[in-house]
RNA sequence: GUCUUCGUGGCGCAGUCGUAGCGCGUAGGUCUCAUAAUCCUAAGGUCGCGGGUUCGAUCCCCGCCGAAGGCA
Numbered sequence: 001g002u003c004u005u006c007g008u009g010g011c012g013c014a015g016u017c018g019u020a021g022c023g024c025g026u027a028g029g030u031c032u033c034a035u036a037a038u039c040c041u042a043a044g045g046u047c048g049c050g051g052g053u054u055c056g057a058u059c060c061c062c063g064c065c066g067a068a069g070g071c072a
Base pairs, nucleotide, nucleotide: 001071002070003069004068005067006066007065010024011023012022013021018055026042027041028040029039048064049063050062051061052060
């Protein structure tokens, strides 16, 4: 230089156009003499950035940034 894959709550990941979710973690409650575990509830996301297509984009298209890998 070029090609492929990836980028989504604090962390690990789902989500093939129509309300952004799961597990762990965090906070509060429940329980206990107390702690942990259990159970309940809640908070936490400009879905890497910008543009396009569409009535509507995490998803499709283009550019850029970053990470991993292949070729040279």